[in-house]
RNA sequence: CAGAAUCAACGCUGGCGGCGCGCUUAACACAUGCAAGUCGCACGAGAAAGGGGAGCAAUCCCUGAGUACAGUGGCGUACGGGUGAGUAACACGUGGAUGAUCUACCUUCUAGUGGGGAAUACCUCUGGGAAACCGGAGACAAUACCGCAUAAGCUCGUAAGAGGAAAGCAGCAAUGCGCUGGAAGAGGAGUCCGCGGCUGAUUAGCUAGUUGGCGGGGUAAUGGCCCACCAAGGCGAAGAUCGGUAGCCGGCCUGAGAGGGCACACGGCCACACUGGCACUGAAACACGGGCCAGACUCCUACGGGAGGCAGCAGUGGGGAAUCUUGCACAAUGGAGGAAACUCUGAUGCAGCGACGCCGCGUGAGCAAUGAAGCCCUUCGGGGUGUAAAGCUCUUUCGACGGGAACGAUAAUGACGGUACCCGGAGAAGAAGCUGCGGCUAACUACGUGCCAGCAGCCGCGGUAAUACGUAGGCAGCGAGCGUUGUUCGGAAUUACUGGGCGUAAAGCGUGCGUAGGCGGUUCUGCAAGUCAGAUGUGAAAUCCCCGGGCUUAACCUGGGAACUGCGUUUGAAACUACGGAGCUAGAGUACGGCAGAGGGGGGUGGAAUUCCACGUGUAGCAGUGAAAUGCGUAGAUAUGUGGAGGAACACCGAUGGCGAAGGCAACCCCCUGGGCCGAUACUGACGCUGAGGCACGAAAGCGUGGGGAGCAAACAGGAUUAGAUACCCUGGUAGUCCACGCCCUAAACUAUGUCAACUAGUUGUCGGGAAAGCAAUUUCUUGGUAACGAAGCUAACGCGUGAAGUUGACCGCCUGGGGAGUACGGUCGCAAGAUUAAAACUCAAAGGAAUUGACGGGGGCCCGCACAAGCGGUGGAUGAUGUGGAUUAAUUCGAUGCAACGCGAAAAACCUUACCUACCCUUGACAUGCCCGGAAGCCCGAUGAAAGUUGGGUGUGCUCGAAAGAGAGCCGGGACACAGGUGCUGCAUGGCUGUCGUCAGCUCGUGUCGUGAGAUGUUGGGUUAAGUCCCGCAACGAGCGCAACCCUUGCCAUUAGUUGCUACAUUUAGUUGGGCACUCUAAUGGGACUGCCGGUGACAAACCGGAGGAAGGUGGGGAUGACGUCAAGUCCUCAUGGCCCUUAUGGGUAGGGCUUCACACGUCAUACAAUGGCGGAUACAGAGGGUUGCCAACCCGCGAGGGGGAGCCAAUCCCAGAAAGUCCGUCGUAGUCCGGAUCGGAGUCUGCAACUCGACUCCGUGAAGUCGGAAUCGCUAGUAAUCGCGGAUCAGCAUGUCGCGGUGAAUACGUUCCCGGGCCUUGUACACACCGCCCGUCACACCAUGGGAGUGGGUUUCACCAGAAGCAGCUAGCCUAACCGCAAGGGGGGCGGUUGCCACGGUGAGAUUCAUGACUGGGGUGA
Repeated sequence: CAGAAUCAACGCUGGCGGCGCGCUUAACACAUGCAAGUCGCACGAGAAAGGGGAGCAAUCCCUGAGUACAGUGGCGUACGGGUGAGUAACACGUGGAUGAUCUACCUUCUAGUGGGGAAUACCUCUGGGAAACCGGAGACAAUACCGCAUAAGCUCGUAAGAGGAAAGCAGCAAUGCGCUGGAAGAGGAGUCCGCGGCUGAUUAGCUAGUUGGCGGGGUAAUGGCCCACCAAGGCGAAGAUCGGUAGCCGGCCUGAGAGGGCACACGGCCACACUGGCACUGAAACACGGGCCAGACUCCUACGGGAGGCAGCAGUGGGGAAUCUUGCACAAUGGAGGAAACUCUGAUGCAGCGACGCCGCGUGAGCAAUGAAGCCCUUCGGGGUGUAAAGCUCUUUCGACGGGAACGAUAAUGACGGUACCCGGAGAAGAAGCUGCGGCUAACUACGUGCCAGCAGCCGCGGUAAUACGUAGGCAGCGAGCGUUGUUCGGAAUUACUGGGCGUAAAGCGUGCGUAGGCGGUUCUGCAAGUCAGAUGUGAAAUCCCCGGGCUUAACCUGGGAACUGCGUUUGAAACUACGGAGCUAGAGUACGGCAGAGGGGGGUGGAAUUCCACGUGUAGCAGUGAAAUGCGUAGAUAUGUGGAGGAACACCGAUGGCGAAGGCAACCCCCUGGGCCGAUACUGACGCUGAGGCACGAAAGCGUGGGGAGCAAACAGGAUUAGAUACCCUGGUAGUCCACGCCCUAAACUAUGUCAACUAGUUGUCGGGAAAGCAAUUUCUUGGUAACGAAGCUAACGCGUGAAGUUGACCGCCUGGGGAGUACGGUCGCAAGAUUAAAACUCAAAGGAAUUGACGGGGGCCCGCACAAGCGGUGGAUGAUGUGGAUUAAUUCGAUGCAACGCGAAAAACCUUACCUACCCUUGACAUGCCCGGAAGCCCGAUGAAAGUUGGGUGUGCUCGAAAGAGAGCCGGGACACAGGUGCUGCAUGGCUGUCGUCAGCUCGUGUCGUGAGAUGUUGGGUUAAGUCCCGCAACGAGCGCAACCCUUGCCAUUAGUUGCUACAUUUAGUUGGGCACUCUAAUGGGACUGCCGGUGACAAACCGGAGGAAGGUGGGGAUGACGUCAAGUCCUCAUGGCCCUUAUGGGUAGGGCUUCACACGUCAUACAAUGGCGGAUACAGAGGGUUGCCAACCCGCGAGGGGGAGCCAAUCCCAGAAAGUCCGUCGUAGUCCGGAUCGGAGUCUGCAACUCGACUCCGUGAAGUCGGAAUCGCUAGUAAUCGCGGAUCAGCAUGUCGCGGUGAAUACGUUCCCGGGCCUUGUACACACCGCCCGUCACACCAUGGGAGUGGGUUUCACCAGAAGCAGCUAGCCUAACCGCAAGGGGGGCGGUUGCCACGGUGAGAUUCAUGACUGGGGUGA
């Protein structure tokens, strides 16, 4: 990441229908309308219309369904509807209790309903006010109010007894509806209790009405609910208190399940109604659309006062990513009132808007091409889109149009609705998009872009050939939707109950004792808490599941069942656990007898050594180091002798040893003391194990007080080392180390392995005890420790393995990616240092373990190489040549750049070459193919110009076919277009070729075996070799590419063959000639060398050493030959080639210039610096090559380069061609020279169209630097180095370069320690673009989050005090007062007012806590 889900939102798109859902944010504020009224059959009053009558009429009277507006009264307004702010609570869920309760309306039963009275609203009159509304006077009614009577199965009371009700209305009537008391029911409500469900201990103590009692008050009712008094309780580690968060549940989503998440819609409960407080009424409220008060806000106002509360339905503003109509109807269902008709009902039923979700349908179907066009790709052949389209033939679902028309209501009544549904005709007609295509993950190409633009869920794409960006074509997936984002579960066994771990990955507390807790041997018995089984109550409905039914299907709706894993009650069982009782001895312990021990504490004693002091002897050093110096010493050290002082530690024994819980413990003796082991008997009788908190111990360092202080030694000082050296080394040296007492409490406190118990092969060593055998030595057995190996098993591997990391049980501790960080804040402890407990923001996609293969190591072992060493000669210094860098330039063309570029590409830059620069020209082109036209081709002469070119004139007429006309081939010229052309770019797109490690001995494979795997084995090991060469061994056995050999050359011989070669014989000036092919040589074929033979060594091997023979001896010398691979090594400028680029130019031509520059630096060479030499003279000996546009002889000329000349040669024949060093003679005499030859002047020669830039050579003159070269560095091991000349290629000319050839011809190698490179084995690794690796910290800069911080501003909360509205309760001396009593006065009762108590808002002060902010500051993270 793939899945499922969603009250969703956003992007693109959008045909229809059904069923659902729709402010998650501001419990923010609300305009407007509606959402709770109804009853005239409770009551008084009562218009207007209508009817009747009178009257001419105005008008008046009667009547009037007692209608409208209002009033009294009754019921309702506590339901229904909304919201989730608060609440961690008996709020909710579940199960109980209520003998501690209430209940209007409804139902059943029962008993009653008699007789009186006093008021009052509306109304009339009148007053105040803007309004809201408020008064005063008068009259009147009731089912309004109040007595009286009566009364129980009602209430109170033990009883006696006392108390205690009513209402009528309608109707002709029957009767109906009411009313009152009581009993019961149903439904509803209140209260109490058990259990259950969030988070933080960096919240550990909380509590004063607090806990309980007695007595009262209050309530429908229990209760500190409230009050007085009394007692001092209550809660809490099974988490009180405090903080944070949150309505709870049925259920919903996910999941195999267990779980996890959620609390929208529907249903149950609770809470709330602008915020806070309060009561009234009532059956029920402390009341959403009631009241009072306070507060904030809004509105009206005449400024005096008033009004309001959408979290009802619509709707508005606002907030927000985001959530609808100011709709229709009471037709249905339900509710309120009413006797009813009926009225009311934004509950509800419907409609509207929104793809927001689920479900269903459609956007057409058939035939139709080796296959149109367009588009895309292409290897240019073709392929794809694609039967797709067009075309032909059909169909009409859905939609649209026209017509009919329901159920829902069995009679009336239909908002939905002229809707569902049905019928009809028309016509493919009106209806497809979105995302993806590198892997995960289904689906690929082209172009554009060029680490840019961008993508991205993770890994990661993009730096010129991008299947990953953008676009297109194609393809894949889903489809009226598709993607994205957010959230949840899943995958994640990644918090593990099911179902994980802790030796090394994160993780065993440093160790023990022990409280709570958890767990616990064996037998019998009891009980029944756990457990199990049956029955029963409950577990609302809806949802989920099963079986049916209804909408055409489905979604959806609906009937029945099952289920709801839970809780309660009850009956039973008794194995196991718990509990009670009685026992047992195997666990544990005690007694007894022995044993070992650096176990602990205290006291004492001892010797060695260091240092110091005193004295003696003695003299110049001592000490120290890699080497030194500082230091000590002539004031006598070190050394040595004697004596003394003092502190600390205890050599040998000593060990893989012993003891202890761990830390730890070491001379000897004494005292005190803990534990362990063994033995055999007796006793106790589960007394046990583990152990959160707690307590104790706890190395070193450190701290406090007081001692002590020899040695050692942080800090510090000095000396060295070093670039530096705050280090390592040295000389000193203070704390400290030691003792006593008190703290600290941490370590890689490690066996990185908690404690206890049981079980599960062995072998060996050692320490302690015991038994048996044996004369003994000793052996065997047993037990407790401590080590090494190892079976099974375990483990990721390494490894562990009876002392487990095996198999199990009990209990504790701990872990959950890396960093931030064992840090910050807070708490606790500490004198301090600090310890302990212990986060978050932010950041990364890793961090980590074990093992593997490589590479690397200033790791180890073995072994090679001119690698070092031993030698010889050089380079680095000089001059010159040449290449390169750099600089310069119009250009100094380009490439090569450590080894492995630099006398390299270039085996030849004056022009050409030539690619560069300048100038002048050409544009189908200098070159190729195709088309058309003209002309054979060609040759000659002009003009102009630097040439290319431009532009004239003349001449000329061929070949093939054909009778001719004409056609064709070839060539030339002209034209247009396809195309040519490019030394333009990319060697990091490539082929080919090459360099390099390296001619190093390696690199692999098949099968088998081992390992979870990467891989290993083979290929390692013992020998040996130049060699992975060979032998032996071996879980390996074989094989391939490399090595070697086969090839060329050289060294010996033989055979064959002799011309131009050779020549013994003859001959000649001369292999000149004759003869010859023996020799040399030539060039073809063979032979020869194989450790074959002998001796020794070795393992009876391979092989090595020595020897013989031999021309050659152990691959004889040299060459060719280069494994798998490495270096993105080199080359697009040899060639080929993909892609890109240029096309009157980046192509082509010409002339001139440049590649040849020159303060400088480097590489490679040449020549020298001289006497082993230079010069002069004389003189000898090669090999291998080349030669017809060529090599060029003799001879002549020139000092010479060279010129003339022309014989010979297509070459074993002729020529180049004189080899040189060498040898002999002479000279020079150590000097800047008779060395050296640069440079310069002059004069020439040759090549060439042409030697100015810019050739080579010759002659004459000139005669520079240089006297053997710093640091450093190169080559070479024998015919080699060194030295000497000769030839070839290139080439007109030009060689100090290069490729070859021969001549002369050494020195040295002890050896493998070191430098460099390489091979094999092994080891470590944090490296793997592999040590040119990786990587740490400070500093600088930017950004981010965070701690501290003088403080500042808010929120929440506690305590103390002030204050006290409304309200209720108590009191009441003031005022008012209908019913009852009383003849009256008056009384009783009530109201107003006052006052006391409680209390909201508010105020003051002191704390606690939390958030934000803060100059400055601390560390942290990230960044090319």

About this RNA
This is a predicted structure of a 1424-nucleotide RNA (small-subunit ribosomal RNA) from an uncultured bacterium. RNAcentral holds the sequence, with entries from ENA. The coordinates come from a structure-prediction model, not an experiment, and the mean pLDDT is 86. It matches the Rfam family "Bacterial small subunit ribosomal RNA". Its family is annotated with ribosome and structural constituent of ribosome in the Gene Ontology.